[in-house]
Context: one part of a larger RNA
RNA sequence: UCCUGCGAGUUACCGUAUGCAGCAAGGUUAAUCCCGAUAAACGGGAGGAGCCGUAGCGAAAGCGAGUCCGAAUAGGGCGUCCAGUUGCGUGCGGUAGACCCGAAGCUGGGUGAUCUAUUCUUGGCCAGACUGAAGCGUGAGUAAAAUCACGUGGAGGGUCGAACCCAUCAGUGUUGAAAAACUGUGGGAUGAGCUGAGAAUUGGAGUGAAAGGCUAAUCAAACCCAGAAAUAGCUGGUUCUCCCCGAAAUAACUCUAGGGUUAGCCUCGUGUAAAUGGGCGACGGGGGUAGAGUACUCGAUGGGCUAAGGACCCCACCAGGUUGCUGAACCCAACGAAACUCCGAAUACCGUCGUACCUUAUCACGGGAGUCAGCCUACGAGGGAUAAGCCUCGUGGACGCGAGAGGAACAUCUCAGACCGCAAGCUAAGGUCCCUAAUAUACGUUAAGUGGCAAAGGAUGUGGAUUUACGUUGACAACCGGGAUGUUGGCUCAGAGGCAGCCAUCAUUUAAAGAGUGCGUAACAGCUCACCGGUCGAUAGCGAGUCCGCGCCUACAAUGAUCGGGGCUAAACGUAUAACCGAAGCUGCGGAUUAUAGUCAUCUUCGGAUGACAUAGUGGUAGGGGAGCAUUCCACGUUAGGUUGAAGGUAGACCGUAAGGACUACUGGACGAAGUGGAAGCGAUUAUGCAGGA
Numbered sequence: 001u002c003c004u005g006c007g008a009g010u011u012a013c014c015g016u017a018u019g020c021a022g023c024a025a026g027g028u029u030a031a032u033c034c035c036g037a038u039a040a041a042c043g044g045g046a047g048g049a050g051c052c053g054u055a056g057c058g059a060a061a062g063c064g065a066g067u068c069c070g071a072a073u074a075g076g077g078c079g080u081c082c083a084g085u086u087g088c089g090u091g092c093g094g095u096a097g098a099c100c101c102g103a104a105g106c107u108g109g110g111u112g113a114u115c116u117a118u119u120c121u122u123g124g125c126c127a128g129a130c131u132g133a134a135g136c137g138u139g140a141g142u143a144a145a146a147u148c149a150c151g152u153g154g155a156g157g158g159u160c161g162a163a164c165c166c167a168u169c170a171g172u173g174u175u176g177a178a179a180a181a182c183u184g185u186g187g188g189a190u191g192a193g194c195u196g197a198g199a200a201u202u203g204g205a206g207u208g209a210a211a212g213g214c215u216a217a218u219c220a221a222a223c224c225c226a227g228a229a230a231u232a233g234c235u236g237g238u239u240c241u242c243c244c245c246g247a248a249a250u251a252a253c254u255c256u257a258g259g260g261u262u263a264g265c266c267u268c269g270u271g272u273a274a275a276u277g278g279g280c281g282a283c284g285g286g287g288g289u290a291g292a293g294u295a296c297u298c299g300a301u302g303g304g305c306u307a308a309g310g311a312c313c314c315c316a317c318c319a320g321g322u323u324g325c326u327g328a329a330c331c332c333a334a335c336g337a338a339a340c341u342c343c344g345a346a347u348a349c350c351g352u353c354g355u356a357c358c359u360u361a362u363c364a365c366g367g368g369a370g371u372c373a374g375c376c377u378a379c380g381a382g383g384g385a386u387a388a389g390c391c392u393c394g395u396g397g398a399c400g401c402g403a404g405a406g407g408a409a410c411a412u413c414u415c416a417g418a419c420c421g422c423a424a425g426c427u428a429a430g431g432u433c434c435c436u437a438a439u440a441u442a443c444g445u446u447a448a449g450u451g452g453c454a455a456a457g458g459a460u461g462u463g464g465a466u467u468u469a470c471g472u473u474g475a476c477a478a479c480c481g482g483g484a485u486g487u488u489g490g491c492u493c494a495g496a497g498g499c500a501g502c503c504a505u506c507a508u509u510u511a512a513a514g515a516g517u518g519c520g521u522a523a524c525a526g527c528u529c530a531c532c533g534g535u536c537g538a539u540a541g542c543g544a545g546u547c548c549g550c551g552c553c554u555a556c557a558a559u560g561a562u563c564g565g566g567g568c569u570a571a572a573c574g575u576a577u578a579a580c581c582g583a584a585g586c587u588g589c590g591g592a593u594u595a596u597a598g599u600c601a602u603c604u605u606c607g608g609a610u611g612a613c614a615u616a617g618u619g620g621u622a623g624g625g626g627a628g629c630a631u632u633c634c635a636c637g638u639u640a641g642g643u644u645g646a647a648g649g650u651a652g653a654c655c656g657u658a659a660g661g662a663c664u665a666c667u668g669g670a671c672g673a674a675g676u677g678g679a680a681g682c683g684a685u686u687a688u689g690c691a692g693g694a
Stems, first nucleotide, its partner, number of pairs: 001694006011096013026052003032046005056063002066078004099237002102234001106227006117201009126191001128160003131156001135152006164188003169184004203219001205215003240628006250263005264371002266368006276361001277358002279355007291343001292341002297337003301333004308326002310323004374399001376397008404415003419591004424587003430581003433566003439578007451568001457553002461550008470541001478535005484508003489503003514529001518527002592618005598613006629683001631680006641671001648667005654661002
């Protein structure tokens, strides 16, 4: 992992609602007893104790359709109307293990010191080598000592190192040879040493040269059994089918935040049937948003004017003068504002009336829920950086709980809401060269593979529109010629002659020519430009702007590139026209099913039921409601059937909307349907489920 079997809302009592049944102002018995069945259970009977209801109010005495508070004949509270009760079924709640499995733990009583910790009693063990304390002896030495030398001696948690004990480092081992080892290396080795045997101490307790260590491979509280099915707001799992409806991820409160309670939203039942609700129209409302404005408040720019201040002058004091500095208030102009408003929408919201478009969608009461982690997108905002697949609100739409088509792929985008079937048709978004269903035409644009990522900024790209200068009195470009004089302007400077720099920038001669556009010189010179003439000659050209369309540059990322691919100069972009393709949308045909104060028919216990038609529906998680299938057992029942073959098994092209049900053949070898009721140990791909097998 697979197969087979087992495996989870049960039972009792109480309450509540609902369905069915009995009786009904009543309903009902409990224990117990009697009778009958071989009988504790079953059936029939007795038993009225008790319980619920028929009257309430008050704390109570008590009074009573009233009563209580009260001085009250006031007022108010609760009542006075409304059928109950017993049994059975079902939903839900409560108490119990209460749908099932799952803790770590807590408590009690016991079992353990053959492991290990410490202790006690009694034994055992430590090759060899080394060092050489005290003491003592002899000698020296001293007044005597001290002291010194040599010898002797054999001390020590002394030294080296086997046995023995330990475990420093490394390697191997890591489903091991081994649930802690092996190999090498290392530490202690007469001691706080090692060790045999026998004893002692234990669970909030022992023991501990102390590591929370050890107490039998178990230790921040051992193990076994019990309380015990501890508790688990947590995780996982929870078994057949079809039909109708169908959520929420919000608010308030919460030792509350991944849990609850109430409300909101869903469902089922009962009642109300009225323009109740929705839509549309008209009318009437309140508002202070968008916008706008600057009248208030706050901020903020420039100017004017002015108080005040500074500086300077003057001054014995007081005063005074000047100012090109600063400058409140005030005035002018122009401006910003969520916490500004002299103003002020559209929507939205509320109400009234109308309409009669939808047709109960509304409302009330009651039974049952689930939901309280939401998410993306468009728009309006806040936070953030006018960041985030970001966080927090609001109003819609999706997903959630939604399949189908498009978007290459892609919950949330676009189109569109799947009852079933069809080898029928029309469309939506989006598409129509090939992959790939379907296309053509007309007029333009683009040359960049732009299309098929991107900005500020930049550019004689190119198409269109428009303004304007000059132009056959000859423009623009090109070529030829001129481009002068006062003058080397003045200043400065070593020099400064158009051309380092500063100032000025006149006048003359002219067709025209700057006190000079650039190059150049040390400075001149030289070249050139502006400007002028000529040559040339334009189907009216040649310059300079502005606006629009499409392109170009700007343009750099890590595995191999790409528009989905091929490929495309249209098969790109714009405009227009006509076709087509394209979905579970719409239509057609056939079928199923739900609802209905609908129509008709049949039946009827007169409540209704069934059938046909009509109309409207039939996506769906949590969840509510409804109808069924199958399994085991019981009753009818010693049923029908069955060795001329039951149940069960295998196979098959049959039937039913499904769960499922037949039939036939083979197998099997003794039981056993269908039907109508009843009762449940009643349905398994999933619980790291349990058992067995593979």